[in-house]
RNA sequence: AUUGAAAAAGCCAAACCUAUUGUGAAGCAGGGACGGAAAGCCACGGGACUUUUAGAUAAAAGUCAGCCGGGUUACCAAAA
Numbered sequence: 001a002u003u004g005a006a007a008a009a010g011c012c013a014a015a016c017c018u019a020u021u022g023u024g025a026a027g028c029a030g031g032g033a034c035g036g037a038a039a040g041c042c043a044c045g046g047g048a049c050u051u052u053u054a055g056a057u058a059a060a061a062g063u064c065a066g067c068c069g070g071g072u073u074a075c076c077a078a079a080a
Base pairs, nucleotide, nucleotide: 003080011036012035016031017030018029020027021026034066040072041071042070044069045068046067047064048063049062050061051060052059053058
């Protein structure tokens, strides 16, 4: 340096509830804990969803990183 078992410390926080912002998808704060080793960050490709136009399959603007891929940064560490 590489791979990496187990343990420990810490981290995030689904559904749902409350307050609030947004036409909306959703965001944000508190509670909550289903899960997570990138559930940190980036909408680049695919995908899902929303709004408007449209009117038969599209266009534009958006949301989702906890749908998949990609990019980027990153915690602990036995034996070998």
Molecule: c-di-GMP-I-UAU riboswitch aptamer
Organism: Sulfurovum sp.